[in-house]
Molecule: small-subunit ribosomal RNA
Organism: metagenome
RNA sequence: AGAGUUUGAUCCUGGCUCAGAACGAACGCUGGCGGCGUGCCUAACACAUGCAAGUCGAACGCGAAAGGUUGACUUCGGUUGAUCGAGUAGAGUGGCGCACGGGUGAGUAACGCGUAGGUAAUCUACCCUAAUGCUCGGGAUAACCGACCGAAAGGUCGGCUAAUACCGGAUACGUUUUUUUAGACGCGAGUUUAGGAAAGGAAAGGUGACCACUGACAUAAGUUACCGCAUAAGGAUGAGCCUGCGUACCAUUAGCUAGUUGGUGGGGUAAAGGCCUACCAAGGCGACGAUGGUUAGCGGGUCUGAGAGGAUGAUCCGCCACACUGGAACUGGAACACGGACCAGACUCCUACGGGAGGCAGCAGUGAGGAAUUUUGCGCAAUGGGGGAAACCCUGACGCAGCGACGCCGCGUGGGUGAAGAAGGCCUUCGGGUCGUAAAGCCCUGUCAAGUGGGAAGAAGUGCUAGGAGGUUAAUAUCCUAUUAGUUUGACGGUACCACUAAAGGAAGCACCGGCUAACUCCGUGCCAGCAGCCGCGGUAAUACGGAGGGUGCGAGCGUUGUUCGGAAUUACUGGGCGUAAAGGGCGCGUAGGCGGCGAUAUAAGUCAGAUGUGAAAGUCCAGGGCUCAACCCUGGAAGUGCAUCUGAAACUGUAUUGCUUGAGUAUGGUAGGGGGAAGUGGAAUUCCCGGUGUAGAGGUGAAAUUCGUAGAUAUCGGGAGGAACACCGGUGGCGAAGGCGACUUUCUGGACCAAUACUGACGCUGAGGCGCGAAAGCGUGGGGAGCAAACAGGAUUAGAUACCCUGGUAGUCCACAGCUGUAAACGAUGAGCACUAGGUAUAGGAUGAGUUGACCCUUUCUGUGCCGUAGCUAACGCAUUAAGUGCUCCGCCUGGGGAGUACGGUCGCAAGAUUAAAACUCAAAGGAAUUGACGGGGGCCCGCACAAGCGGUGGAGUAUGUGGUUUAAUUCGACGCAACGCGAAGAACCUUACCUGGGCUUGACAUCCCGGGGAUUCCGUGGAAACACGGAAGUGCCUCUAUCUAGAGGAGCCUGGAGACAGGUGCUGCAUGGCUGUCGUCAGCUCGUGUCGUGAGAUGUUGGGUUAAGUCCCGCAACGAGCGCAACCCUCGCCUUUAGUUGCCAUCAUUAAGUUGGGCACUCUAAAGGGACUGCCGGUGUCAAACCGGAGGAAGGUGGGGAUGACGUCGAGUCAUCAUGGCCCUUAUGGGCUGGGCUACGCACGUGCUACAAUGGUCGGUACAGAGGGUCGCAAUCCCGCGAGGGGGAGCUAAUCCCACAAAGCCGAUCUUAGUCCGGAUCGCAGUCUGCAACUCGACUGCGUGAAGUCGGAAUCGCUAGUAAUCGCGAAUCAGCAUUGUCGCGGUGAAUACGUUCCCGGGCCUUGUACACACCGCCCGUCACACCAUGGGAGUGGGUUGCACCAGAAGUAGCUAGCUUAACCUUCGGGAGAGCGGUUACCACGGUGUGAUUCAUGACUGGGGUGAAGUCGUAACAAGGUA
Repeated sequence: AGAGUUUGAUCCUGGCUCAGAACGAACGCUGGCGGCGUGCCUAACACAUGCAAGUCGAACGCGAAAGGUUGACUUCGGUUGAUCGAGUAGAGUGGCGCACGGGUGAGUAACGCGUAGGUAAUCUACCCUAAUGCUCGGGAUAACCGACCGAAAGGUCGGCUAAUACCGGAUACGUUUUUUUAGACGCGAGUUUAGGAAAGGAAAGGUGACCACUGACAUAAGUUACCGCAUAAGGAUGAGCCUGCGUACCAUUAGCUAGUUGGUGGGGUAAAGGCCUACCAAGGCGACGAUGGUUAGCGGGUCUGAGAGGAUGAUCCGCCACACUGGAACUGGAACACGGACCAGACUCCUACGGGAGGCAGCAGUGAGGAAUUUUGCGCAAUGGGGGAAACCCUGACGCAGCGACGCCGCGUGGGUGAAGAAGGCCUUCGGGUCGUAAAGCCCUGUCAAGUGGGAAGAAGUGCUAGGAGGUUAAUAUCCUAUUAGUUUGACGGUACCACUAAAGGAAGCACCGGCUAACUCCGUGCCAGCAGCCGCGGUAAUACGGAGGGUGCGAGCGUUGUUCGGAAUUACUGGGCGUAAAGGGCGCGUAGGCGGCGAUAUAAGUCAGAUGUGAAAGUCCAGGGCUCAACCCUGGAAGUGCAUCUGAAACUGUAUUGCUUGAGUAUGGUAGGGGGAAGUGGAAUUCCCGGUGUAGAGGUGAAAUUCGUAGAUAUCGGGAGGAACACCGGUGGCGAAGGCGACUUUCUGGACCAAUACUGACGCUGAGGCGCGAAAGCGUGGGGAGCAAACAGGAUUAGAUACCCUGGUAGUCCACAGCUGUAAACGAUGAGCACUAGGUAUAGGAUGAGUUGACCCUUUCUGUGCCGUAGCUAACGCAUUAAGUGCUCCGCCUGGGGAGUACGGUCGCAAGAUUAAAACUCAAAGGAAUUGACGGGGGCCCGCACAAGCGGUGGAGUAUGUGGUUUAAUUCGACGCAACGCGAAGAACCUUACCUGGGCUUGACAUCCCGGGGAUUCCGUGGAAACACGGAAGUGCCUCUAUCUAGAGGAGCCUGGAGACAGGUGCUGCAUGGCUGUCGUCAGCUCGUGUCGUGAGAUGUUGGGUUAAGUCCCGCAACGAGCGCAACCCUCGCCUUUAGUUGCCAUCAUUAAGUUGGGCACUCUAAAGGGACUGCCGGUGUCAAACCGGAGGAAGGUGGGGAUGACGUCGAGUCAUCAUGGCCCUUAUGGGCUGGGCUACGCACGUGCUACAAUGGUCGGUACAGAGGGUCGCAAUCCCGCGAGGGGGAGCUAAUCCCACAAAGCCGAUCUUAGUCCGGAUCGCAGUCUGCAACUCGACUGCGUGAAGUCGGAAUCGCUAGUAAUCGCGAAUCAGCAUUGUCGCGGUGAAUACGUUCCCGGGCCUUGUACACACCGCCCGUCACACCAUGGGAGUGGGUUGCACCAGAAGUAGCUAGCUUAACCUUCGGGAGAGCGGUUACCACGGUGUGAUUCAUGACUGGGGUGAAGUCGUAACAAGGUA
């Protein structure tokens, strides 16, 4: 610090997601040790049990028992004294404490908290300082005793008693209250100092010691020390109250408030105050957000972040609030009190049913809830707290331990060496690679854990004993203080730590490995199972699922989930935007607010500087130090950006005062204008009415029809009526703020511009709310209504046509109303104002100068309206002085798409609706601009047998052949628009053959290796359909060596038997592949290097102007060159030359039946080498070009004809069955051999052919002329036989020699005469021929006989532009045979037509639009049907919260009190004062009634929305999307 994801690719906008850090966490797998931390985030849910607040006998009065000792008595059981226990335990009176410490976060949006202040408006027990005082009396009461009630808790009556308990009196200051004088301070209220007067107000003693004083025997009194008490003052600490500022969200909460705001009097409090009360006034708060609602304890801090911020408020510290819920008080210095009391309520428990008891949000612990959070531990040794004079007691505060990897930190699980690179696993191209120095082996070490032994610090004190010193005092007593010595105290814990012993021994997992993101292979699976944070993987070769091997990361942990910040500049203060991506309000006027020209003076609020105070500690940061290190802890510093006060500065902002003129405005004179309102007037046109002329149509459309018209239309002429709109002028011209404004005249009226002077003197800009204007449509009331025209009707179109087209036609359009509505793509999709920043050009309105006045043109200038363009900006497009540039001011608005501008609520409206405006849910995109393609029922240019013009066909018939379908045991397989279908197949009777049936084989028909046997081989027999099985006979090879005599050994080849490695597969996948092929298309295209342009994809080049068959060439040009294609080079045909002359040829000579022979090589021909054609020449056109047109010459002329040749690529085109090949599958079978069958089936459909339908013909007779091929397993002549197919026979030929081999159409002649024929030949019958082992299924041919359909073919469709179509025959491959029809070739005869490019099809280039990119066979919309999800409405129903009104009124407090009771004081002794109880009034909690508000849940039914593999109906949008 970024990355992934929208696209074919690009840039941008924009969301989603990831990598980081953190956590009081939880879950999964795993788990050795230690240190330090930390641990109910949920039910402020309910709690068993134990503990958590007591202490003081030196304030006070009582006061046991057990037990011991010892008397007396005794019925020997015991009873009763004394004494010790013991003034102990115990309760009680009294004092202090219990308001601290500890817990929790429910409530609280508040002076609650934070910060800075105030208190001149206050209090403060205990503590400290320095003072003063502590006097005289009195009456009770608990405990206790007795009686009684009650189950209990507890209570009642009577009696006794004490105090530092209670009460009265005295005294009293510097105290309190009232009043007064003087001074000081303060703006003032008032405070303070000094003085005077009046009134009121205290107390308590305890312990120890002593005898100098009184009195004395001692005690006592007294004295003294300490403690305690009282009064007043000061301090310290703590607390109360008040104020400035800060402190969440919602405006779909906009108005709230009667003690409310203020005053006066009074009350109350420690204290100001409506805090309370009476009266008076009518205020107070609020858009700077009152009131209401929701949520929430606040801060120091914590997490994150570069920071600013954002989130958070566990542990620790400060504050607040609470203590089962609600209320109210008492005591006290302080409480309205967690472990106090009262009342009410809910709940739990006890009960004798009458009544009682309780409050863990203290520490443990239990249940419940929950994903989830510990021990009913030890100790007061330390620190701290309460009481006490102290010892000491209490202390779940605290210190420790326990549990939990919950977090942070540290350590270990060993180190070195070790290649035969072991075994084994995995992979493999089978060679090897890898786990891997890893292991084993060898040599070491000893952390942790285990065992044994030793063993701290944390302890300072207090008390006691002893000693001396100081102070108090009359004192050497006593007491106090400090000090010296000794002694006493440890929960943790025999812990930390140390030493020794033994031993590598006891100690490694988790996640991930497609990209982001470090890390790859095999197997399994086969859109299944599954994964997934996003993009996305999985449909038979998955680095993405599961397993394995290997690897990567971290490591006693690792992952997942959740949450927060970050990345996110994705709320933008730092630090974003608004023409088209989301976003400028429809427009103006204007309130608050914000901002504001030039100069001077003053001030000092903002601002700046310095100082002071504060900003607690802890934490963070820095430095140093302590635990072996670290975490952790300690010490110090810095920081804490803040607030307050004081002092200073005066530039800027503000404020005050005073000026100025340039901003703004006013006055004067002109100018232009569809600016607005009102009234009036005008002509053209449409329609209607009347009349004339006139006759059969008119109208309308793509074509029609509805419609009008013989009752006279349309057309035409004249007259009239009525309404609406104003042609030409008219113009990116004018005016207006926008909407908008268009005939003419008059009138009223707003604004703008120009010129020159004068005046005012900042009067300005913007503008939340507010007010006004605001197209069309719509609404209300009343008019009006010619034309047009929603709805509606009819006619067409159509599959349908609720549309487009046509004929009609009603609202409406028009007018009026201070009418309503208030919205538009209200757009420049661009808020308003001001300033600045090159120009050019056009135009509208002025002014100005010059040219002679003018017309007119030009110069300068202001205002408006356009275009082009520099800089700059922009994602690009584009904008560019009329900014989208550069700045300033103010307003409005945006924050992913959908849901949705919707729901609910509010406001407005007569309604329609408008405005304000969400959420659940869902997606990973939606979007902008530009690029390259593709496409268009877009455009331009051009080409092609593409159309057109022609000729001949197909589609109808019969038949051949292929295909589909069907059938079958099998009808093997493949090919499927063009580009499958006479295709693979250039030849299925067996074979082929892959298919089916049956009977058989299993190392196999074939290859390599091993072992055994054998000559190879040939022939025969039996069984069998054959394969095969069994048997017999003949036979003994070749090479080398040894031996020579047979023989032996080895080798090659062959046959056979055996075992296993393996063979084999036309089995699958052409979507795993190679190779080959088809197709667009022989179309003219496809690219590259460098340069340039662009942020980029890309562009340029390759576009443009010409031209061409051609990206062919020329010219131009930010391009210059190049490559693959085109063309040419190659073959063939056409002309000529040269060479050559047999098997070819024959002009001349001879010869023959015959180029037969001699001869010749001129010609033809053959086959080799050359020539020739290049727009070369001429003319014209053309850009002085390329080129085109015409011409000459020439055998051939503009590529001379034909062939071969097929760019980059497309179609996942075809082929695993030519071949090759990865993977998968079969292995006594999916392999191999054989027989027979099938591929030849046949109701049907299609493709491609053949033959025909006839006279341009058929038949018969005669007769002429080719080319190219093939031939020895062959072609076969002459001859003979047969009607013929053919047979016999065999010359010749290994071929320019011989043969196949007669070419046919043609020509000559004859016949047939338009008919199902002398056309046509299918089909069938009989008889034959040939090939072959074999023609039944299933061959071809021959002869005779038979003689079907068919009389030129519907819709539709194919080929062909010249030696072509058409027509005629010939040959070859394959092949035993089989093609009259297929295929590939060959020649013979030999046309017609092309105006032309509008249309159909295909293609090329340029351009345009695009929502397409799987690319139009694209994309995509809505209803309906089905499933699921969330949500609105809904008769209602059930809860929560709350307002108002009323009822009620516990406890308590306050007031009142005719009742009752009453120790202290007073008394005149009667009583009184005072107090208590009771009663009552006021306030008031719970509760109740009624009526509202609000919120949540639920609800038959219902509305739309979202998602979903696939469905139905149409085709609305994207191209001119077929009606923009």